[in-house]
Context: one part of a larger RNA
Molecule: large-subunit ribosomal RNA, half A
Organism: uncultured Spirochaetales bacterium
RNA sequence: GGUCCACGGAGGAUGCCUUGGAGCUGCCAGGCGAGGAAGGACGUGACAAGCUGCGAUAAGCCGCGUGUAGGGGCCGAUACCCGAAGAAGCGCGGAUGUCCUAAUGGGGUAACCCGCAUGGCUGGAUGCCAUGCAUGCAUGCGUGAAUAGAUAGCGUCUGCAGGCCAUACGCUGGGAAGUGAACCAUCUGAGUACCAGCAGGAGAAGAAAUCAAACGAGAUUCCCCCAGUAGCGGCGAGCGAACGGGGAGGAGCCCAAACCGCUUCCCUUCGGGGGGGCGGGGUUGUAGGGCCGCGGCGGGGCGUAGCCCGUGCAGUGAGAAAGCGAGCUUGUAGCGGAACGGCCCUGGGACGGCCGGCCGGAGAGGGUGAAAGCCCCGUAUGCGAAACGAGCUUGCCUGCAUGGCCGCGGAACCUGAGUACGGCGGGACACGAGAAAUCCUGCCGGAAGCUGGGGGGACCACCCUCCAAGGCUAAAUACUCGGCAGCUACCGAUAGCGCAUAGUACCGUGAGGGAAUGGUGAAAAGGACCCCGGGAGGGGAGUGAAAGAGAACCUGAAACCGUGGACCUGCAAGCGGUCAGAGCCCGAGAGGGUGAUGGCGUGCCUUUUGUAGAAUGAGCCUGCGAGUCACCGUAUGCGGCGAGGUUAAGGGAUAGGAGUCCCGGAGCCGCAGGGAAACCGAGUCUGAAGAGGGCGAAGAGUCGUAUGCGGUGGACCCGAAACCAAGUGAUCUAGCCAUGGCCAGGCUGAAGCUGCAGUGAAAUGCAGUGGAGGGCCGAACCUAAAUCCGCUGAAAAGGGUUGGGAUGAGCUGUGGCUCGGAGUGAAAGGCUAAUCAAACUUGGAGAUAGCUGGUACUCUCCGAAAUAGCUUUAGGGCUAGCGUCGCCUGGAUUGUCGCGGAGGUAGAGCACUGGAUAGGUGAGGGCCCGUCACUGGGUACCGAUCUUAACCAAACUCCGAAUGCCGCGACACAAUGGGCGGCAGUCAGACGGCGGCUGAUAAGGGCCGUCGUCGAGAGGGAAACAGCCCGGACCGCCGGCUAAGGUCCCCAAGUCGUGCUGAGUGGGAAAGGAAGUAUGAUUGCACAGACAGCCAGGAGGUUGGCUCAGAAGCAGCCACCCCUUCAAAGAGUGCGUAACAGCUCACUGGUCGAGUAGUCAUGCGCCGAUAAUGUAACGGGGCUAAGCACGGCACCGAAGCCGCGGGAUGCAGCCAAUGCGGCUGCGUCGGUAGGAGAGCAUUGCGUAUGUGGACGAAGCGUUCCCGUGAGGGUGCGUGGACAUGGCGCAAGAGAGAAUGCAGGCAUGAGUAACGAAAAGACGGGUGGGAUCCCCGUCCGCCUGAAGCCCGAGGUUUCCAGGGUAAAGGUAAUCUGCCCGAGGGUCAGUCGGCCCCUAAGGCGAGGGCGAGAGCCGUAGCCGAUGGGAAGCGGGUCAACAUUCCCGCACCUCCCAGGGUUUCGAUGGGACGACGCAUAGGGUGAAGCGCAGCCGGGCGACGGUAGUCCCGGCCGAAACGGCGAGCCGAUGAGGCCCCCAGGCAAAUCCGGGGGCCGAGGUGAGCCGCGAGCGAGGCCCCCCACGGGGGGAGGAAGUGCGCAGAGCCGUCGUGCCGAGAAAUAGUCCCUAAGAAUGGAUCCUGGGGGACCGUACCGCAAACCGACACAGGUGGGCGAGCUGAGAAUGCGCAGGCGCUC
Repeated sequence: GGUCCACGGAGGAUGCCUUGGAGCUGCCAGGCGAGGAAGGACGUGACAAGCUGCGAUAAGCCGCGUGUAGGGGCCGAUACCCGAAGAAGCGCGGAUGUCCUAAUGGGGUAACCCGCAUGGCUGGAUGCCAUGCAUGCAUGCGUGAAUAGAUAGCGUCUGCAGGCCAUACGCUGGGAAGUGAACCAUCUGAGUACCAGCAGGAGAAGAAAUCAAACGAGAUUCCCCCAGUAGCGGCGAGCGAACGGGGAGGAGCCCAAACCGCUUCCCUUCGGGGGGGCGGGGUUGUAGGGCCGCGGCGGGGCGUAGCCCGUGCAGUGAGAAAGCGAGCUUGUAGCGGAACGGCCCUGGGACGGCCGGCCGGAGAGGGUGAAAGCCCCGUAUGCGAAACGAGCUUGCCUGCAUGGCCGCGGAACCUGAGUACGGCGGGACACGAGAAAUCCUGCCGGAAGCUGGGGGGACCACCCUCCAAGGCUAAAUACUCGGCAGCUACCGAUAGCGCAUAGUACCGUGAGGGAAUGGUGAAAAGGACCCCGGGAGGGGAGUGAAAGAGAACCUGAAACCGUGGACCUGCAAGCGGUCAGAGCCCGAGAGGGUGAUGGCGUGCCUUUUGUAGAAUGAGCCUGCGAGUCACCGUAUGCGGCGAGGUUAAGGGAUAGGAGUCCCGGAGCCGCAGGGAAACCGAGUCUGAAGAGGGCGAAGAGUCGUAUGCGGUGGACCCGAAACCAAGUGAUCUAGCCAUGGCCAGGCUGAAGCUGCAGUGAAAUGCAGUGGAGGGCCGAACCUAAAUCCGCUGAAAAGGGUUGGGAUGAGCUGUGGCUCGGAGUGAAAGGCUAAUCAAACUUGGAGAUAGCUGGUACUCUCCGAAAUAGCUUUAGGGCUAGCGUCGCCUGGAUUGUCGCGGAGGUAGAGCACUGGAUAGGUGAGGGCCCGUCACUGGGUACCGAUCUUAACCAAACUCCGAAUGCCGCGACACAAUGGGCGGCAGUCAGACGGCGGCUGAUAAGGGCCGUCGUCGAGAGGGAAACAGCCCGGACCGCCGGCUAAGGUCCCCAAGUCGUGCUGAGUGGGAAAGGAAGUAUGAUUGCACAGACAGCCAGGAGGUUGGCUCAGAAGCAGCCACCCCUUCAAAGAGUGCGUAACAGCUCACUGGUCGAGUAGUCAUGCGCCGAUAAUGUAACGGGGCUAAGCACGGCACCGAAGCCGCGGGAUGCAGCCAAUGCGGCUGCGUCGGUAGGAGAGCAUUGCGUAUGUGGACGAAGCGUUCCCGUGAGGGUGCGUGGACAUGGCGCAAGAGAGAAUGCAGGCAUGAGUAACGAAAAGACGGGUGGGAUCCCCGUCCGCCUGAAGCCCGAGGUUUCCAGGGUAAAGGUAAUCUGCCCGAGGGUCAGUCGGCCCCUAAGGCGAGGGCGAGAGCCGUAGCCGAUGGGAAGCGGGUCAACAUUCCCGCACCUCCCAGGGUUUCGAUGGGACGACGCAUAGGGUGAAGCGCAGCCGGGCGACGGUAGUCCCGGCCGAAACGGCGAGCCGAUGAGGCCCCCAGGCAAAUCCGGGGGCCGAGGUGAGCCGCGAGCGAGGCCCCCCACGGGGGGAGGAAGUGCGCAGAGCCGUCGUGCCGAGAAAUAGUCCCUAAGAAUGGAUCCUGGGGGACCGUACCGCAAACCGACACAGGUGGGCGAGCUGAGAAUGCGCAGGCGCUC
């Protein structure tokens, strides 16, 4: 380390439970709000954080009712209270009800700030209390411009509105896109989503200018039908009525006009006319009304305009409107309400068992220590309201009528106008412009008017029907935030709402997004006490039935982590199993555990032609996780009825549910078809037909239910990128607007000016002065070019070093503006909150996805395809093909043989069509020659035809098979074949053989045909190896025979025969090469001596000629390579020389003595033969047979075949027969996609008031048994309260994979890291414990900071005490951590508030716009700007310009006094402004020198001095001084005049005259206090020091320096440099002058908010105690130009391992 067992830890599955959810039923309710809502903020308790309640009367106050003994909410402690004088609780009514919010006095950053008026309190008001004060609309009233009347406007009384919600329902104004159409544009989606307006408990619609059809109906709405019909429709996808019928409900009315009257205004020719208002009248279509005439009928009284009585009708309704009662019913609290015992058993407990009873109009349900009709709450049933409400009835009451009604006749007055209608453009109607009626209307045109008009689907006629252009109208219908009562084959903590409560925690600037977490026990009896420990925790004890129920608490699975034990394991090679199996251990045994060794053996899923695949997916475990439902259609099964079947909506009955029963026949399907139709009809259509033919007829459906499949819906689940709508974002960033701020220091030296020179004058030059510049160098600041580092960072963009800009197009703070097809952009498609070729959020939405992935229990039978056609089609479809199941048919199917056929392939051929080679022939042509010309001649050139020979062809054929195909017959075995119907899958195929095409007679290539295998096929062989060979696995057997292939060993089976091979050929390969070898054939030479060897010769002309330096056989060239001597010998086969020489060969003789030399063919071999980690080209060993060929006989060898046993299935027979079934026979049983069949398990329901269960349910762990399987059961342990057989029913019904979801736990790994390398060390203290805390000493680091102070932001982090679980990158006694009835923030003068205004915002009236809303005047808001006033010192643990001390100042009010023209929302001035730059004055901090004061004189040399320490001061007021600057081009004063300043003005402005020096001003001086080294006193001490107190010395001068200030100055420049109803001063108007103004004195007031702490950072923004970011001020000293650099004071730190 492995397997197993036992026992634990961790974890929180499972079971059980439920406080919470889900769905629905019935009833109620359907609003609340200026009487201040909904919703909040803040408060409120003895103690009080959260929730609940409540509101300064604050978990409550008052009254009435109910109610009973307890109560002070959740909440359990303590304290203190209340209650029989009736508390608490509950109900009804009332009171109070801070602040915000429509928010409404004004403002505003919600819960805050600021007012005005009246009244009250008070001595008084600046204080407090109360009330009122918004806007719009409407009526009235009052007032009232230009402008007389009037109107606008203004004021006022009264009334109403405003806002919220339920994300529902309704109507209306606007109105998408994803999508579907397999594209897309009309169309669809859809008038949907969404936005907006408005309303109600409902809303809308509604009383025919409607339908209909020749009959009639009679408002609207809703339901069921009609009907997926008629139609509409790129006639695609799709969309889709109406008439009519059955039901629910039921209800009808009022105006305008004619006419009459009254009134008012206008006009008038004075006769009247017209308009408006009011009253009467009148309201319809077989017209009606008005008017006139006639006729009929018709209450009373009074003084007759009218009133009264009586009568009638109607009514809180829709039709006019407000109430007061009564009764009944009912709601909002409640009350009564039957009946059991047992000491019999078990047990902690009885509600269980047993025994014996009882009630029941109550056996619904819940609780009680377990399972309860009779214990408790309840239930059936009965009863009840002071108060408030609802419904019904009714009285009072109110309104109207009370004089007309009817008929006949006349006459022709009225009956809805920019309307109907038409044209154009749109929209709505089911209806898309269509033949398009009907309805609506943006523009244009434009009637008739009752002798009229609309409609009846273009239009016309006839006919029918109705009366538009005004209005109102319940019910039936829709919905559910909410209340009450209930129900459930709904969930039970990963479920059910997102929430067992939470819109919380948390995330985001925001819109918005959005969790997790339940269970001790019957009862806290929640563990006293003891022990260990700092604690945490544990061990005892005790409680309890149980503590293995101990709060991290029921059960307590798995991953994961351990402890103990058994066996095994240290030369072994592995998908880890399986088969065999020694040994060891346990056990009485049965049996169990382990497993040395041997055989065989490449996971699972998915996707694929094909995966161990190195192609996909999964870390592991547990839980969750995907074909559902509705409607329609179709097929099949079952059931009912049957020429019929069936109801729908709805209604009724019932004590009763959503149940049951009944009614309901509208309608649907069927019963008749044919035809385009008219139409006819068992026929009909076609047709001239009586023909023929087509389709029919010869009777079965229909309703329900289950299952399969389809259609429409998200439709099996998960998954886009996108599109559209409405919103949210400019705290990041881009640009812009307003208002503020910042830029050390140094350098350069433009224009201009001055001087000189120069010139006629200029120009120009020089010098000086001057101080320009998108100038130069360089810090802060901004930026980001290079490089290194960083890259699970310190950091989601940084660090180190080096760079760029740094007076400008500069940088920056605060406030504001612009945004999604939009903004902004010195432009990169950059930026718009870590997101940008279209942000983010929510919604349409479950968009769509011909694409990928995933899709869960078992067994049985059958079993494909990867092809064709078509396809914007090719990885998708449809139909066919092939599969399966059912019904029917019936041998129609297949094979072989025989016979008969058609055919044009292989082959072959060249007769055709073409190609093609050579020869012959040679028409014709070319070239050459030639002639005076014609004729012609030549030719080794081209060449037709014919011919000879030999050929080629898929698109040639004079020919022509095999096989295949068709027909007929026979035979054979198997069980097919065909038709109809249900349901599929398949349309990527792969390799091999053969035939071809293509390619290159390449490919594991592409494409056909045909067969096979794989696919979907296991087994044996081929070492291993889908496609090759053998062979098709139902299960079992330690039986037998074979196939391919094998038989030396690995490894089952032969060490046979004859040859061949010698190469390890076998056991990789070509052209080509070779005296390899064997066999065969054949040709030379050879005893007249071959072949090879050896001996000898190999000569002469001649060094052939040429060439050449030379060339002699042998560099090269030439040749006719000759001739001679010979047995033979080349003008030379090689070697060689510079050239010769030399050595050889050919050739000849000799010697030797038998074969020798070739060629061809065949078998087997050889060479050719080189690759990458290692032999590696037999599987290995190894083999000379164990190789190769031939032959023979054996044997081995598979899941094949046989044998034995068993199962299933098809058919048949028999038995049994209602059915289930049993036996026998013959077949069959590999299987992916897929079809068909049969089952198992899970959850719930019925049976079930049953059955099992504390003597122990479920669950969990484990053993054994049963079944072919899914599974079922038993025992034991745990557990502690439920479970449920059988038979049925219904499903959220089965998990291993979806980079699935959630949780838990592993692995990596005790690994990386512990966040600037500024640094610590020692001693002491505390403590259980100290690297880290405290103290001390020393050391180190920062110095324009790493110090100090403000603003933003944060919001208690501040101080003190205590603590150490967690947080802190380690530890911690420490802390920015934790705890608490702890403490801390003190202002007239700081800031805000307040007054004023900027950008900008809001915006009374107003303008505009479908709506929402947008713009904007007056006005208001809005600081980053303008505006009154305080300094110094001291003090706390923690605050101070705030408290205290001292000395000041501002403003307002009152009173008194003095003086006096005051007075504003009007007038005027000031307020009031840039940049750069120069110089002057003054002078702070700081430094230096001197002086003075106090102290010291020192460990060792010096030290009485040039040594050490300290040496300061506010504002204001008053007084004084006062540089500089402005000013004689006039400070200031006086006088006069004036068309300006919207009226006025004495003011401003302008003009004139006179006088003539002042104005401003930093600063300085005086005055104005304490402070102050050291010493002294007291206290504490860790002896280092710390704290407190009294008193208190000197307290000067000079110099350097130059910030700031004077100064809003001067000069230069161009970019020309806020506003103000604020403030200050002056002026007048109305008006007022016992007032007002101003001065002095005295008295009084000055509220409210902020104030702690951090603040370049551990407290802000960056997820962190993060090397980043963050605006302003101060910023010692030495060096230095400097804020650079280096060092360093004060101060702060050493960066938490």